[in-house]
C1' cells in the first nucleotide's frame, strides 16, 4: 500500500424556545403554582435456554415425558462461556463441529454385486445320482470380522415439580346477599284441626367475605466504574468510588441555530443524508435487527529500505 481474520467501543454534541411523566422543597383550604433535580438500549426486541423472588402441599419417591452428553475448568445457574485435544474447511490469521455405549435388543445399510449380517458365486475335492465341502475374482463406503449407522428407535449417565409480578401481600366503598345479638302489645304470612312451639317478613348496633378504587410488590443488585493480586483464559479476590426510569389508557418529545460525520453539485458555499428500535419483577445468555464510524492485536501478497 491492497485484500483480509479475530477482538472491544460509540450511536451525535452544544445553546435557546415550547411541551410531556414521576420525585424533593416551599406556598396554598383546594384547585393549583414556583424552584431544584431525574427520565429507554446494545439490542429495551424474539420470549429460545438458566436463575433470583412469588404462591401452590417445603417440593420427597415412583411411572410417563423433555433436555443434555470429548476432556478439564468457570458460574447462583445454564442447553452459556474459557481452555485442550481431535474432525473437517481455509494458503494463513482463524472459522465450523451433531462426540457415551454397536457382545442388552430391535430397524436400517441405496446403485454395484452371488451374497450388505440372512447367507453364499466360480473352480476344486467327496459322492452312482440328490446333494455335501470348498470360498478365489469382481462388486462395494463397507465382504462376513464382535463390520457400519445411536442427525433411528434404545440403553446408560446428569438434570428438571407446577404456575408466574394479570405471581403474591395489605387497606377497603355504595349496593346487593351473609352472621351474630338485641328492640317489639307479638302485627302479618306459613307449617298446624287448634294452642304452644318453630321458621320467614321489621328495626337497630357489631362482625366477616368478596368487587370498585387505592397502596405495595418496584428497584441497591449474582448492581456500575477504576486500580492492585491471582490464573493461558472464561473468571475470581481486596481496597476506594457512584446511584443511574420505575410509569400503569403507559412520560421519555417537537422547533431552531451552530459545530461534527457521509453523499452530491461545486467550492470554501449550496442540497441532501443519518440506521433498527423502544423500558413494565429483576439478573446471566443465546439469536435475530441495524445508516455510518473509531480503536487494538493478528494473516496473506506486493513493493522499498
Nucleotide at each position: 500500500g491492497a485484500a483480509g481474520c479475530u477482538g472491544g467501543c460509540c450511536a451525535g454534541g452544544c445553546a435557546g424556545c415550547c411541551g410531556c411523566c414521576g420525585c424533593u422543597c416551599g406556598c396554598g383550604c383546594a384547585a393549583g403554582c414556583g424552584a431544584g433535580g431525574g427520565g429507554a438500549g446494545g439490542a429495551a426486541a424474539g420470549u429460545c435456554c438458566g436463575g433470583g423472588c412469588u404462591c401452590c402441599a417445603u417440593a420427597g419417591a415412583g411411572c410417563a415425558g423433555g433436555a443434555u452428553g470429548a476432556c478439564g475448568g468457570c458460574u447462583a445457574a445454564c442447553g452459556g462461556c474459557c481452555g485442550u485435544a481431535c474432525g473437517c474447511c481455509g494458503u494463513g490469521a482463524g472459522g465450523c463441529g451433531a462426540g457415551g455405549a454397536a457382545c442388552a435388543g430391535g430397524g436400517c445399510c441405496a446403485c454395484a454385486g452371488a451374497g450388505a449380517c440372512g447367507a453364499g458365486u466360480a473352480a476344486g475335492c467327496c459322492g452312482c445320482a440328490a446333494g455335501g465341502u470348498g470360498g478365489a475374482c469382481g462388486u462395494g463406503a463397507a465382504a462376513c470380522g464382535c463390520g457400519g449407522u445411536a442427525a433411528c428407535c434404545u440403553c446408560c449417565a446428569u438434570c428438571c415439580g407446577g404456575a408466574g409480578c394479570a405471581a403474591g401481600a395489605c387497606c377497603a366503598a355504595a349496593u346487593a346477599g351473609g352472621g351474630u345479638a338485641g328492640c317489639g302489645a307479638u302485627a302479618g304470612c306459613g307449617u298446624g284441626a287448634c294452642u304452644c312451639g318453630c321458621g320467614c317478613u321489621g328495626c337497630u348496633a357489631c362482625c366477616g367475605g368478596g368487587u370498585a378504587g387505592g397502596u405495595u410488590g418496584c428497584u441497591u443488585g449474582a448492581g456500575c466504574c477504576c486500580c492492585g493480586a491471582g490464573g493461558c483464559a472464561a473468571c475470581u479476590c481486596c481496597g476506594g468510588g457512584c446511584c443511574u426510569a420505575g410509569a400503569u389508557g403507559a412520560a421519555u418529545g417537537g422547533c431552531u441555530g451552530c459545530c461534527a460525520c457521509c453523499c452530491g453539485c461545486a467550492u470554501u458555499g449550496c442540497g441532501g443524508g443519518a440506521a433498527c428500535a423502544g423500558a413494565a419483577c429483576c439478573c446471566g445468555g443465546c439469536u435475530u435487527a441495524u445508516c455510518g464510524g473509531c480503536c487494538a492485536g493478528c494473516u496473506u501478497c506486493a513493493a522499498u529500505u